[in-house]
Context: one part of a larger RNA
Molecule: large-subunit ribosomal RNA, domain VI
Organism: groundwater metagenome
RNA sequence: UGCUUGAUGUCUGAGAGGAAGGACCUUUUAGUACGAGAGGAACGGAGGUUCGUCGCCACUGGUCUACCGGUUAUCCGACAGGGUACGCCGGGCAGCUACGCGAUAGGGGAUAAACGCUGAAAGCAUCUAAGCGUGAAGUCCUCCUCGAAAAGAGACAUCACGGACGCGAGCAGAAGACUCGGUCGAUAGAGCAGGGGUGUACGCGCAAAGGCAACGAUGCGCUCAGCCUGCUGCUACUAAGAGUCCGGA
Numbered sequence: 001u002g003c004u005u006g007a008u009g010u011c012u013g014a015g016a017g018g019a020a021g022g023a024c025c026u027u028u029u030a031g032u033a034c035g036a037g038a039g040g041a042a043c044g045g046a047g048g049u050u051c052g053u054c055g056c057c058a059c060u061g062g063u064c065u066a067c068c069g070g071u072u073a074u075c076c077g078a079c080a081g082g083g084u085a086c087g088c089c090g091g092g093c094a095g096c097u098a099c100g101c102g103a104u105a106g107g108g109g110a111u112a113a114a115c116g117c118u119g120a121a122a123g124c125a126u127c128u129a130a131g132c133g134u135g136a137a138g139u140c141c142u143c144c145u146c147g148a149a150a151a152g153a154g155a156c157a158u159c160a161c162g163g164a165c166g167c168g169a170g171c172a173g174a175a176g177a178c179u180c181g182g183u184c185g186a187u188a189g190a191g192c193a194g195g196g197g198u199g200u201a202c203g204c205g206c207a208a209a210g211g212c213a214a215c216g217a218u219g220c221g222c223u224c225a226g227c228c229u230g231c232u233g234c235u236a237c238u239a240a241g242a243g244u245c246c247g248g249a
Stems, first nucleotide, its partner, number of pairs: 005160007015146004021051008034039001052104005060098004067091005072085005093230001106142004114134004161247005167181004187239003190235005195229004203222005210215001
């Protein structure tokens, strides 16, 4: 732009894509069928393993340059608190992940080769000439994704203006896009509470080998502290203001 009023939502499904599945083992069938014996199946059922595919993060593990702690060098004169090197090391929520978890059957239709039924031509015979069946990891459905621009341009419901920019954001994201919010508001920040991480802060008091003393590594108490928090909830304190533009009727 088209589909001829427009908007929003829900569908149908022509059509397109997928490999979404492959293999093996154990057990049962069964010491059965079969076989003189020795030996010794199968159809089917159940359970599992592995490879591939798709998804997920409750568990386990990893990571965690948000975070907490220990410690080294150096600088900010010392302490405290910090900078630099993810310095190194010990932990670690969310998130992201695999080494973790889940799903990856089966059934039906029409057939191929093949095997049949009935059956003439050809009094017989014959699966075929008319007619009717069985039959494959193949094919089409059933499964997953996309899919009204499917020109035969679809259907239904609701409504009578709709959208964009700009604005606060996101578990969305390379940019666009997408989703949510926008004061009739919990969208982000901040504050508070809870949960969680680290592991007991600074300061002060006491103890402490030694020292005349000053002081003193370190330990104990105040202290399950201090610090932090991408989680959960609450609270309009701050910011989502004011607005601008486009298309249609």